[in-house]
This record gives sequence, structure tokens and C1' cells, in this order.
RNA sequence: ACGCUGGUUGGGAGAGUCCGACGGUCAUAUGACUGCUCGGCGCCGAAGGCGAAACCGCCCGGAAACGCUCAGGCACCCGGACCAACACAGCUAG
Repeated sequence: ACGCUGGUUGGGAGAGUCCGACGGUCAUAUGACUGCUCGGCGCCGAAGGCGAAACCGCCCGGAAACGCUCAGGCACCCGGACCAACACAGCUAG
């Protein structure tokens, strides 16, 4: 050099705004809302992690968008693999 890494911007799925306790607020009691408080059950997989039978290879190693669900997540927000754009920063070949 968009060859590699990072950055910025945009797009970006799935699954309970479940139940209970406790605290706070509103309300005439019932009730409603809320809390990085706790407990329980169910579920998702596209941060990360782990596994391996896909696949690849230097033959015993690597490794997926596959599997597990430890972590994370299940209204919104945040996050989010991955994709695109950007003479933004750096590195390397030439």
C1' cells in the first nucleotide's frame, strides 16, 4: 500500500419490562412505579472464555458464524460478533 493493527462514523440479531422478598415514591385502602439489594425458575448467544467431530496444516498443531453456557445478556439505554466508509494514527512489504 487499505496488506496488517488501532481509531472515528454508520448499520447490527436473539431471549421474561417473569415471580417473590426488602427499601423508596405516588395514591383514599386494594394498587402502581422504581432500585449496579437479594433469592428462584425459564430462556438467548454475536463481547470475552472454553471445546472440538466442520475446515486448514509444518501431523500433531491451529481453528469457525459449529457446540458449551463459566462469564455476559433477556422493555429502553449501554454493550454487541460481523459489515461498510474514512489519505485519521502506526507498522511492514515493495
This is a predicted structure of a 94-nucleotide RNA (Glycine riboswitch aptamer) from an uncultured Granulosicoccaceae bacterium.
The sequence was found by an Rfam model in a public genome assembly.
The prediction has a mean pLDDT of 76.